[in-house]
Context: one part of a larger RNA
RNA sequence: GCCAAGGAGUUUACUUAAGUGGCGAGGUUAAUUUAAAGAAGCCGAAGCGAAAGCAAGUCUGAAAAGGCGAGAGUCACUUGGGUAAGACCCGAAGCCAGACGAUCUACUCAUGGGCAGUGUGAAGUUCUCCGAAAGGGGAAUGGAAGUACGAACUAAUGUUGUGUACAUGCACCUGGAUGACCUGUGAUUAGGGGUGAAAAGCCUAUCUAGUCUGGCGAUGGCUGGUUCCUGCUGAAAUAUACCUUCGUAUAGUCUCAUAUCUAGUUGCUGACGGGGUAAAGUACGGAUAAUUUUCGCAGAGGAUUUUUCCUACGGAAAAUUUUCCAACUCAGAAUCUGUCAGUUCAAAAAUAUGGGAAUCAGUGUCUGCGCGUAAGGUGCUUUCACAAGACCAGAACAAUGGAGACCGCAGUUAAGGUCCCUAAAUUUAUGCUAAGUGUAACAAAGGAAGUUUUAAAUCUGAGACAGUGGGGAUGUAGGCACAGAAGCCGCCACCAUUUAAAGAAAGCGUAACAGCUCACCCAUCGAGAUUUGAAGCGCCGAAAGUGGACGGGGCUCAAGCAUAAUACCGAUACUGCGGGCAUGCUCUUUAGAGCAUUGCGGUAAGCAGGCGUCUUUUCUGCACAGAAGCUUCUUCGAGAGAAGGAGUGGAGCGGAAAGGAAUGAGAAUCUUGGU
Numbered sequence: 001g002c003c004a005a006g007g008a009g010u011u012u013a014c015u016u017a018a019g020u021g022g023c024g025a026g027g028u029u030a031a032u033u034u035a036a037a038g039a040a041g042c043c044g045a046a047g048c049g050a051a052a053g054c055a056a057g058u059c060u061g062a063a064a065a066g067g068c069g070a071g072a073g074u075c076a077c078u079u080g081g082g083u084a085a086g087a088c089c090c091g092a093a094g095c096c097a098g099a100c101g102a103u104c105u106a107c108u109c110a111u112g113g114g115c116a117g118u119g120u121g122a123a124g125u126u127c128u129c130c131g132a133a134a135g136g137g138g139a140a141u142g143g144a145a146g147u148a149c150g151a152a153c154u155a156a157u158g159u160u161g162u163g164u165a166c167a168u169g170c171a172c173c174u175g176g177a178u179g180a181c182c183u184g185u186g187a188u189u190a191g192g193g194g195u196g197a198a199a200a201g202c203c204u205a206u207c208u209a210g211u212c213u214g215g216c217g218a219u220g221g222c223u224g225g226u227u228c229c230u231g232c233u234g235a236a237a238u239a240u241a242c243c244u245u246c247g248u249a250u251a252g253u254c255u256c257a258u259a260u261c262u263a264g265u266u267g268c269u270g271a272c273g274g275g276g277u278a279a280a281g282u283a284c285g286g287a288u289a290a291u292u293u294u295c296g297c298a299g300a301g302g303a304u305u306u307u308u309c310c311u312a313c314g315g316a317a318a319a320u321u322u323u324c325c326a327a328c329u330c331a332g333a334a335u336c337u338g339u340c341a342g343u344u345c346a347a348a349a350a351u352a353u354g355g356g357a358a359u360c361a362g363u364g365u366c367u368g369c370g371c372g373u374a375a376g377g378u379g380c381u382u383u384c385a386c387a388a389g390a391c392c393a394g395a396a397c398a399a400u401g402g403a404g405a406c407c408g409c410a411g412u413u414a415a416g417g418u419c420c421c422u423a424a425a426u427u428u429a430u431g432c433u434a435a436g437u438g439u440a441a442c443a444a445a446g447g448a449a450g451u452u453u454u455a456a457a458u459c460u461g462a463g464a465c466a467g468u469g470g471g472g473a474u475g476u477a478g479g480c481a482c483a484g485a486a487g488c489c490g491c492c493a494c495c496a497u498u499u500a501a502a503g504a505a506a507g508c509g510u511a512a513c514a515g516c517u518c519a520c521c522c523a524u525c526g527a528g529a530u531u532u533g534a535a536g537c538g539c540c541g542a543a544a545g546u547g548g549a550c551g552g553g554g555c556u557c558a559a560g561c562a563u564a565a566u567a568c569c570g571a572u573a574c575u576g577c578g579g580g581c582a583u584g585c586u587c588u589u590u591a592g593a594g595c596a597u598u599g600c601g602g603u604a605a606g607c608a609g610g611c612g613u614c615u616u617u618u619c620u621g622c623a624c625a626g627a628a629g630c631u632u633c634u635u636c637g638a639g640a641g642a643a644g645g646a647g648u649g650g651a652g653c654g655g656a657a658a659g660g661a662a663u664g665a666g667a668a669u670c671u672u673g674g675u
Stems, first nucleotide, its partner, number of pairs: 001675006011085013026043003032037001047054002057068004088225002091222001095215006106189001108187007115179001117149003120145001124141007153176003158172002161170002191207001193203003228610006238251005252359002254356007264345001267343008280329002285325003289321007297314001300311004362386003368380004391402003406579007416569003419553003425566001427565006438555002446540002450537010467524005473497003478492003503518001506517003580600003583596005611664001613661010629648008
């Protein structure tokens, strides 16, 4: 892991609601006794008031008026809730009490045992030398030491070694090894206690408080699990409060029962109203740029000479134009919303009372906002969706587009599509794009003789634009300056003449000249040229890690983009036919039939009806001519399930009605067993 079996809303008391039954202004007994008694008690039959008290009323109040009352209960059974109990089941860490433990280990006590070998060589002693002595030197001897090296023994430093061996081993390396040494046996200290050369170490594989048993089914607002079927309805993730934030209470939203009755609700139309948002505007408030006018108002400067004048900058006020505003509004939508009337809805809805809940972590798109650089961010808001919604489209894809799935058979469409994968157009018409742009959700500022369309201006057969040929001169090398400066380092001036035209020179060049072009003119050529805008589709801007994604193939007068048109495909949508269930109404003998502009997606949850297992009682059956069980096939039922045939098996087993339950298994790191 798998299989089998076991495995979770129970019981008692009280209480409340519904259903059923008995009796009924009454209902009913308890202990105890027992043919029957027992009437104590409980509930009800009268309430109101704090009370005295009054009483179908009473209390408050001066009164008006208002509050609470005046309507049948009670005893059982069944079911749904509540309360008390372990209270649906399993699950803590913990707290307390009493016992049992020092055969492990810690310390201590008693009594025993153990430590190969080899070094170093303390004191003391002897001899000798020096010395008056004290003492000192030397040589032997000697054998001290929490001494050295190193076995046994003991410890456990390093190792990313090796290893789980029924639970700390093994290997190598390493510390101590006559000592605060190691060790055998016996004994002492006990759980908030011991012992501890102190690590919160150790106290029997258990230690920041041992183990066992008990209190104990501790408690758990937490996690997990909670077993057959079908039918009807169907949420919430919000508000307020809480030592409250994964929990509860009340309200909201759901469901069931009863009652009421058209009161109600939604849409549309009409009438009369509400409003100050969007957009916009500048009348008010505030901000903003430019210009003009007035005031010398502050500083400053100048003038004037003792108090005046001038004004660039600054300031104030006014005017004109410019640009704006969540905390501006002269004016002002749409959506929204109040009242009334008409209409729509009538098996629909609403309201009230009562029983039962669940929900209190929400999420996304669209609209409008706050915070934030932003976010698949966060908080609010409107609608819809998911949650709890299948199906079709979007390659795939909770929330996007279409559409709300009772069952079967056919047809028609929606969104989206129609070259192939792949159902349906290689459809029709006119353009555009050459970038594989695109066929995709995806890019900016900026840049460019891409190309198509369009607008305007200027030049142009008196010859434009481009190209080619020629001219491009003279006064003069203008003056100054300078080593030089001649069109061309620089400063000043920039005239005049001849001309078809030609700058006291736009660029290159020289040391300075020279030289080459340009402007400008002529000739040649012969038809459009130049410039500035606007729009469409394209181009660059454009960078990420294995090769690679329009879903793929592939596609270029498209299978791309734009505009227009006609066919077709395409869903559980819509339509037709048949069937089922529910609800309402009518008919009818239960049963059934008919009608219906009716309903039938569904998580949490509420309500309703059934199937099966075990067992009791009564009635009634089957079975060795084959019961239960097992295997397999068929039929019936919407399903839980039921019935029958065949085989196997070899002795018990059903049906109906009414009861009673230790009553249904796939999950709980579920329990036990098997494998």

Predicted 3D model of a 675-nucleotide part of an RNA (large-subunit ribosomal RNA, domain II) from an uncultured archaeon. The prediction has a mean pLDDT of 82. It was read from a public genome assembly. It matches the Rfam family "Archaeal large subunit ribosomal RNA". The literature on the family includes a 2001 paper in Science by Yusupov et al., "Crystal structure of the ribosome at 5.5 A resolution". Rfam links the family to the GO terms ribosome and structural constituent of ribosome.